[in-house]
Context: one part of a larger RNA
RNA sequence: GGCAUGUGGGGGAUGUCUGGGCGCCAGCAGGCGAAGAAGGGCGUGGAAGACUGCGAUAAGCCCGGGGAAGUGGUCAAACGCGCGUUGAUCCCGGGAUGCCCGAAUCACCAUGCACCCAAUCCAUAAGUGCAUGGAGCGAACGGGGGGAACUGAAACAUCUCAUUACCCCCAGGAAAAGAAAGAAACCUCGACUCCGUCAGUAGCGGCGAGCGAACGCGGAAGAGCCUAAACCUCUCGGACUCGUCCGAGGGGGGUUGUAGGACCGGACACACGAGCAAUGAGUACUUUAGCGGAACAAUCUGGAAUGGUUGGCCAUAGCGGGUGAAAGCCCCGUACGCGACAAGGGAACGUUGCUUGUCCGGCACCUGAGUAAGACCUAACACGUGAAAGUAGGUCUGAAUCCGCGGGGUCCAUCCCGCAAGGCUAAGUACUCGCUGGCGACCGAUAGCGAACCAGUAGCGCGAGCGAAAGAUGGGAAGAACCCCUAUAAGGGGAGGAUAGUGAACCUGAAACCACAUGCCU
Numbered sequence: 001g002g003c004a005u006g007u008g009g010g011g012g013a014u015g016u017c018u019g020g021g022c023g024c025c026a027g028c029a030g031g032c033g034a035a036g037a038a039g040g041g042c043g044u045g046g047a048a049g050a051c052u053g054c055g056a057u058a059a060g061c062c063c064g065g066g067g068a069a070g071u072g073g074u075c076a077a078a079c080g081c082g083c084g085u086u087g088a089u090c091c092c093g094g095g096a097u098g099c100c101c102g103a104a105u106c107a108c109c110a111u112g113c114a115c116c117c118a119a120u121c122c123a124u125a126a127g128u129g130c131a132u133g134g135a136g137c138g139a140a141c142g143g144g145g146g147g148a149a150c151u152g153a154a155a156c157a158u159c160u161c162a163u164u165a166c167c168c169c170c171a172g173g174a175a176a177a178g179a180a181a182g183a184a185a186c187c188u189c190g191a192c193u194c195c196g197u198c199a200g201u202a203g204c205g206g207c208g209a210g211c212g213a214a215c216g217c218g219g220a221a222g223a224g225c226c227u228a229a230a231c232c233u234c235u236c237g238g239a240c241u242c243g244u245c246c247g248a249g250g251g252g253g254g255u256u257g258u259a260g261g262a263c264c265g266g267a268c269a270c271a272c273g274a275g276c277a278a279u280g281a282g283u284a285c286u287u288u289a290g291c292g293g294a295a296c297a298a299u300c301u302g303g304a305a306u307g308g309u310u311g312g313c314c315a316u317a318g319c320g321g322g323u324g325a326a327a328g329c330c331c332c333g334u335a336c337g338c339g340a341c342a343a344g345g346g347a348a349c350g351u352u353g354c355u356u357g358u359c360c361g362g363c364a365c366c367u368g369a370g371u372a373a374g375a376c377c378u379a380a381c382a383c384g385u386g387a388a389a390g391u392a393g394g395u396c397u398g399a400a401u402c403c404g405c406g407g408g409g410u411c412c413a414u415c416c417c418g419c420a421a422g423g424c425u426a427a428g429u430a431c432u433c434g435c436u437g438g439c440g441a442c443c444g445a446u447a448g449c450g451a452a453c454c455a456g457u458a459g460c461g462c463g464a465g466c467g468a469a470a471g472a473u474g475g476g477a478a479g480a481a482c483c484c485c486u487a488u489a490a491g492g493g494g495a496g497g498a499u500a501g502u503g504a505a506c507c508u509g510a511a512a513c514c515a516c517a518u519g520c521c522u
Base pairs, nucleotide, nucleotide: 001521002520003519004518005517006516007515008514009513015507016472017471020443021442022440023439024438025437026436027435028434029432030431031137032136039101040100041099042055043054044053046079049075050074051073061095062094063093064092065091066090070083071082072081108134109133110132111131112130113129114128115127141172142170143169144168145167146166152159156206182189183188193220194219195218196217197216203211204210224424225423226422227368231252232251233250234249235248236247237246238245239244240243257402259367260366261365263362264361265360266359267358268357273356274355275354276353277352278351279350280349285345286344287343288342290338291337292336296311297310298309299308300307312329313328314318320332321331322330374396375395376394377393378392379391383409404419405418406417407416408415459466460465479506482494483493484492485491
């Protein structure tokens, strides 16, 4: 010096654990805000800091309800001073207080009313005041307006990525869509939405890459309505040949495609059903505190019994958690049953009231116009201009009026289907910032959220922003009185304590690496 073994040091892997996280299901909730939000700043305790709570009434004030013997939140013990069976602390509901910033506002915008008033006579614009509403924040979901590129096409331009990312506007608990000028095919269906299938089909496509339906069928859900016009009537205004006509507004009427309605004439009904409103009713029920809730002992080992043994018991409860090791019967609970002064949500159903008719004949008055359609140019439709229909928009044109009009993928005929140019509409569908409960062939501290721990912290960056590490003594602090070595250290040895090789740099304590001891080799 090397190798090996042992004993230690070092280090923090591994195992076990979990107060955190992840995902899903069900129910609830789906908003807060000028009555000042979200989010902050600064304060606030007998007590320095931090967290939490709260707001100069400041870990709190008042009222009601619950509940029970303790209690003045946490890190964090002690002290001081208190409070409480005249019911505190604590939990639930309501109320009061609520500094400063922040939409942050004695403003601004919209609407209404009033006042005042210029060029300019009346008046108006402008201005002023008052009232009501708006404004800002919020995770995703929704509708709309804008809108890429990387990429793919093995390059690249049409195309794709994608009507995506991103920006803006707006709304709701959902939104959007929605009661056929539909879809079909000679049979029919009967608003919309969503799912499965049809189907990677028909198609589209530098026919490249790629994009990609619909009908039909099976399900979820299920709901239909209101206007405009014709006609009648009322009010106001205007024109006049003084009897009407025109215009505006209100009421009645009417709402359809086997056409319907108005008007004229005639016949029959007053009911079933449906809708709305009122009421029983802010009732039942439910949410926000809670309450009751069965059944075990002995013995052995042990520091400790939930373990072993013996003998019992309960069970609409043997889900789960805790307790000094492994507990149906020790504790909290669980099955089951019960509960609200107050505040929030909130029916079914019954009763009452109102609304809502049908048929025949005649007549030819009405049935949404700068609209439909057309041309040119675009967009979106699975469909890239294509034979390109249908839908939407810009520009220019521009109908018909039920013997009418639109569609059925250029176009034409026959046939069939429908009735545009006004509007409303639950449910089934999408999402989860949040609350409650449950579950997991989900993670278990380099994992799982970035964050199990005082984390969006420390730190970094001019800034936008980026962004960690860090869990475990023990059953109980019983956290080592006292003695000794040492420097009034660090560290160690006794003592104490079931164990201290559980000693706070604390469960387990691997490897690298280091030291010592022993053996062997050189």

Notes: This is a predicted structure of a 522-nucleotide part of an RNA (large-subunit ribosomal RNA, domain I) from a Gemmataceae bacterium. Its mean pLDDT, the model's own confidence on a scale to 100, is 85. Rfam family: Bacterial large subunit ribosomal RNA. Gene Ontology terms of the family: structural constituent of ribosome and ribosome.